[in-house]
RNA sequence: CCUGCUCAGGAUGAACGCUAGCGGCAGGCCUAACACAUGCAAGUCGAGGGGUAACAUUGAUGCUUGCAUCAGAUGACGACCGGCGCACGGGUGAGUAACGCGUAUGCAACCUACCUUUUACAGGGGGAUAGCCAGAAGAAAUUCUGAUUAAUACCCCAUACGAUCCUUACAACACAAGUUGUUAGGAGUAAAGCUUCGGCGGUUAAGGAUGGGCAUGCGUUCUAUUAGUUAGUUGGUGAGGUAAAGGCUCACCAAGACUCCGAUAGAUAGGGGGCCUGAGAGGGUUGUCCCCCACACUGGUACUGAGACACGGACCAGACUCCUACGGGAGGCAGCAGUGAGGAAUAUUGCACAAUGGACGAAAGUCUGAUGCAGCCAUGCCGCGUGCAGGAUGAAUGCCCUAUGGGUUGUAAACUGCUUUUAUAUAGGAAGAAACCCGAGAACGUGUUCUCGGCUGACGGUACUAUAAGAAUAAGGACCGGCUAACUCCGUGCCAGCAGCCGCGGUAAUACGGAGGGUCCAAGCGUUAUCCGGAUUUAUUGGGUUUAAAGGGUCCGUAGGCGGGAAAAUAAGUCAGUGGUGAAAGCCUGCAGCUCAACUGCAGAACUGCCAUUGAAACUGUUUUUCUUGAAUAUAGAUGAAGUGGGCGGAAUAUAUCAUGUAGCGGUGAAAUGCAUAGAUAUGAUAUAGAACACCGAUUGCGAAGGCAGCUCACUAAAUUAUUAUUGACGCUGAGGCACGAAAGCGUGGGGAGCGAACAGGAUUAGAUACCCUGGUAGUCCACGCCGUAAACGAUGAUUACUCGGUGCUGGCGAUAUACUGUUAGUGCCCAAGCGAAAGUGAUAAGUAAUCCACCUGGGGAGUACGAUCGCAAGGUUGAAACUCAAAGGAAUUGACGGGGGCCCGCACAAGCGGUGGAGCAUGUGGUUUAAUUCGAUGAUACGCGAGGAACCUUACCUGGGCUUAAAUGCAUAAUGACAGGUCUAGAAAUAGAUUUUUCUUCGGACAGAAUGCAAGGUGCUGCAUGGCUGUCGUCAGCUCGUGCUGUGAGGUGUCGGGUUAAGUCCCAUAACGAGCGCAACCCCUAUCUUUAGUUGCCAGCACAUAAUGGUGGGGACUCUAAAGAAACUGCCCGCGCAAGCGGUGAGGAAGGCGGGGACGAUGUCAAAUCAUCACGGCCCUUACGUCCUGGGCUACACACGUGCUACAAUGGCCGGUACAGAGGGCAGCUACCAUGUGAAUGGAUGCAAAUCUCAAAAGCCGGUCUCAGUUCGGAUCGAAGUCUGCAACUCGACUUCGUGAAGCUGGAAUCGCUAGUAAUCGCGUAUCAGCAAUGACGCGGUGAAUACGUUCCCGGGCCUUGUACACACCGCCCGUCAAGCCAUGGAAGCUGGGGGUGCCUGAAGUCGGUGACCGAAAGGAGCUGCCUAGGGUAAAACUAGUAACUGGGGCUAAGUCGUAACAAGGUAGCCGUACCGGAAGGU
Repeated sequence: CCUGCUCAGGAUGAACGCUAGCGGCAGGCCUAACACAUGCAAGUCGAGGGGUAACAUUGAUGCUUGCAUCAGAUGACGACCGGCGCACGGGUGAGUAACGCGUAUGCAACCUACCUUUUACAGGGGGAUAGCCAGAAGAAAUUCUGAUUAAUACCCCAUACGAUCCUUACAACACAAGUUGUUAGGAGUAAAGCUUCGGCGGUUAAGGAUGGGCAUGCGUUCUAUUAGUUAGUUGGUGAGGUAAAGGCUCACCAAGACUCCGAUAGAUAGGGGGCCUGAGAGGGUUGUCCCCCACACUGGUACUGAGACACGGACCAGACUCCUACGGGAGGCAGCAGUGAGGAAUAUUGCACAAUGGACGAAAGUCUGAUGCAGCCAUGCCGCGUGCAGGAUGAAUGCCCUAUGGGUUGUAAACUGCUUUUAUAUAGGAAGAAACCCGAGAACGUGUUCUCGGCUGACGGUACUAUAAGAAUAAGGACCGGCUAACUCCGUGCCAGCAGCCGCGGUAAUACGGAGGGUCCAAGCGUUAUCCGGAUUUAUUGGGUUUAAAGGGUCCGUAGGCGGGAAAAUAAGUCAGUGGUGAAAGCCUGCAGCUCAACUGCAGAACUGCCAUUGAAACUGUUUUUCUUGAAUAUAGAUGAAGUGGGCGGAAUAUAUCAUGUAGCGGUGAAAUGCAUAGAUAUGAUAUAGAACACCGAUUGCGAAGGCAGCUCACUAAAUUAUUAUUGACGCUGAGGCACGAAAGCGUGGGGAGCGAACAGGAUUAGAUACCCUGGUAGUCCACGCCGUAAACGAUGAUUACUCGGUGCUGGCGAUAUACUGUUAGUGCCCAAGCGAAAGUGAUAAGUAAUCCACCUGGGGAGUACGAUCGCAAGGUUGAAACUCAAAGGAAUUGACGGGGGCCCGCACAAGCGGUGGAGCAUGUGGUUUAAUUCGAUGAUACGCGAGGAACCUUACCUGGGCUUAAAUGCAUAAUGACAGGUCUAGAAAUAGAUUUUUCUUCGGACAGAAUGCAAGGUGCUGCAUGGCUGUCGUCAGCUCGUGCUGUGAGGUGUCGGGUUAAGUCCCAUAACGAGCGCAACCCCUAUCUUUAGUUGCCAGCACAUAAUGGUGGGGACUCUAAAGAAACUGCCCGCGCAAGCGGUGAGGAAGGCGGGGACGAUGUCAAAUCAUCACGGCCCUUACGUCCUGGGCUACACACGUGCUACAAUGGCCGGUACAGAGGGCAGCUACCAUGUGAAUGGAUGCAAAUCUCAAAAGCCGGUCUCAGUUCGGAUCGAAGUCUGCAACUCGACUUCGUGAAGCUGGAAUCGCUAGUAAUCGCGUAUCAGCAAUGACGCGGUGAAUACGUUCCCGGGCCUUGUACACACCGCCCGUCAAGCCAUGGAAGCUGGGGGUGCCUGAAGUCGGUGACCGAAAGGAGCUGCCUAGGGUAAAACUAGUAACUGGGGCUAAGUCGUAACAAGGUAGCCGUACCGGAAGGU
């Protein structure tokens, strides 16, 4: 940069948390189609009937005067007969994947009560029955018996049309069967009454309307890990049945029917209008409202009826509940309320029939949990309000800060003025109402219609209006790290917690909790759940497949998809017009009504669809004709490691035999195992065997792929070329299918030289189940049969067309040819455009297009499990889920790294010299000890470091004793003239007590301490909050910028390349041109010279003086001093080179190629060191973690390490004599000189604040002695005596003298420094400091070497390049077993369910059929019986779910074990398939 994974939006029948003023409109069991107490939800008609139980009225009677009795007489009416209704309305979504639903058709295959239009009619007769009455049984429900009775109940007879049936004739259609129409004849079937006399009702028939029934086309979820299903099954004939077609049912016949365009099976689900979302296409959903369907405790069944197989009907079976006298009965809220249960969760046992609608009725009217209203709930949508204006000292509080002050809260408040929606109170107060009906009137023929008036409101005294008073009655929630609008403080300290993703929290948290402030919404705000969106992450619109996930291993080919040129026809697709339909509601637009809006009404548009019809004919399709360019064939050539089978060949190897020959051979990093004196290896000859074919050979050729290589023969196939000819689209692709398919592996039989899994032995190693070596079995080879996989790769499917160039190779052709811008088929490389995330690709596309197939959709789990299938097996193919992570991945970039490469440098190695490591001591550190052994520094880059100097002090530590505004300093105030000091006492001291005597003054004050106040103090913590300073890489040569160019970008270029240099130093080249920090130079010292200047320095020449000395006069020559300059630049010469530059035993020069040395340290790295130099943020302590004092400690001491000193001796020690520096220091100092002392020193004394005086040299040189010893080496340790400093040398100083005389005789592994005035060696000085533990540090000079062939190796570094899975950067990353915990899951003996199918047995109610001797006058019925069936039982099997001892792998988890497989050449290159083996990664 890609690929690939999440959030911000909208919505909801919601729920939860916090909060809550009002109103309007809507909505409200999503779960248990779970169980239901109680009340209500379907009745009505007396104008159908018999009647009179209750009520009322009236009348009558009895009289007690307000009671009783009587009277169907009246209004009415319980129960009953009868009619109509109860099939509507209301509920729910269990079932159903279906003609269930949607849409469009059809019924010449049908029905339809009430309503309506029309037709005709209603005559006569009969017997019952409920009720009532009487009685009986029963707990009850209820039932039975007897007598009697009515009807618009029931039956019979008559009448009968165009309806039904039969027959006859004619006509039309027709092949026929038959259908339709007309005519004639026959058969049988109807009715009901009531009445107020107006009418209502009844029967028949034909229409209409309405409602239904049936059939058909199309559409309608997921699973193929469900591929075959079906016996009434599919069709026919006939019959039955139905309102009606039909296997709907039955008999017979035939064997069909469905299915990869998904049958069957399983899972899930009521369907639609619509609703949510979306730009749309789509996706999701089906709550409220409307349409359809299904259901009514579960299952079955029919009856009645116009309509049901019937929610508030019946029968049966089952489960459950209730009543019971135990004998038997009753019930069905998925109606409205309500209850329990379930649940995160969903309301009142309300009012009214006033309106709308429904049932009945002539009507009044009755009924109506339909409906209209009210109640509860912020559940949603909409509207209103919680005030408005002024008001700055920018009040006070709060909060923050850089804190004498400022900012913010904030015009916010107070305060002033105004308003009154809403809430409160009072008063008024609707529309919804018009009908029916009643009264009056009008029109026309006594009745209909119309007009006027009257009656009727649950909501409700509600909406609305007016008045009153008063800012009065009314704001919260979430968020503030980024996405994403909004920041600070405090608390906490990987805790508590947050979190949608990234992530935050380990002492300075804008991320947790609180606060202040802010932001966004607002009577709500957030959270959770679900859906769409964003997501072009399923891509029709609109994606991809070289490397990110993804091209099948390859070919052939079926279905399917797609298909060349021309003409004609057709009209299936297509396009256009028209018609029908697409219910209403909803969406959209306009208008209108509630004060607006939500909401509602009216109108329009739309409903992208379906059907029908008419037309068009370009394209696609279909049919016909035709063409040749696609494709194929023929003829002739030429090509190749193409295939199969046979034959032949030589080299090599092994073995055998013989011969020559003798001690080793072989093998490796080095070895060993192995072979060999029984003669190996080596050499020669002969023979045998199997496998593979050197050279040619290639970037070659052939093949579909796998793959194919000695020579030759036979057979087979193929691309290709040329000339034409022939066929005439015959083509392309290709799901399933068939075939082929490396190696390994399997089976059977051969073969077996070499090689060689496994295995054995030898090595290596910590181990070595490996790499290496010696052997060696399967195998490798052949024949036949399996397997079917590979990184089967160009990681690139097949076919066709088009699109710049350059340059090779192979085959053919153009008669010949080495010529040709020839042509064709193949095979390579480079490149333009284009494409691509880039790398790259680029006529052999990964470009531009077309067709077809295959495949992909984050990583892991997993190519696993289960199932199916193939296989002898190994295994292959197909192929999930739970769970888990926020990534996994591709290409490229910059770094870093590599036991990668190239080039180069460095005391890096090498060559040398001297050390360390061994001894003693000094010093630092660790450790240990301690009251304390203060703290820090810890690989290089800590350890003679901070400390350039611990006896007290220092000092920070410990013990003990004190002080508390304090030990110090400043300021202010008001006083004092003391305090301080001295002396004494106590004490370890600090300190305390006692005592003593003094201020100065120009009078302004100064000085001093005390008091008070304000500021303290901290070597306490954090160097991982910091500044500053420092170390290291490294004095290495690097690190960057501007502009330009380039790349999508990170970045690159410049800075790379060729040379050169110490150097990114310089030159050349160059899409770069310039510049900066570094390098170098400029600065200082040093090496030479010149000039100037001569004191304290110097003294050549001239004098003086002395024993002698620049001591003195003089002098500036010289040395020197200290200022200025000169000088060196590859400038000159020679050689090489384009140049830069390099070389030269060159010249010159004091110095030659940076002359030597110093100061000077780029960007950065190490969270390097330091809070104890100092400074500083934050935190902590405040009668102590501050401060004063005493003593102690920092100096301890079984031990270990670092750095040094002194040595071990003769290049030396000792003694004596003698010479020469530089740089520094010096007044509380250095001290000449003299004296004393063995000496350290002491006592005197002089010079010098220094080129003047002084500290003040050693090695060296000259002599002597020692003679190789633990010594005349070495000096530790100890004893004694002293000196000096200091208040004080006990812990714990240095020095001196005398004595003592330890270890040590040159140092293991290892390791350090140094390249010239260097190493080595010798002494001197200084800082610190009273003194000194200094052998340290920093400087100074004296003497003064050796070696460097060279860059292979070790270490470090620089540049370029390469690989990378690293980026905390190899001290990286990372794999697997084992052990522990947790989680989900597979297998599993077994156990427990579930639904469905099959077989057998049984079988209720009930329809239908049969019978029906009993009842009935009859119709008919009771009864009996057959078939079928719900349910029940049983059997075997299959499917599916849960659970399970045990068991398998998987995932996850700060610090477990074993190894180190991978990433670099990852230390044996890695990886793929297969086989074997091994604790494990893995090995071969």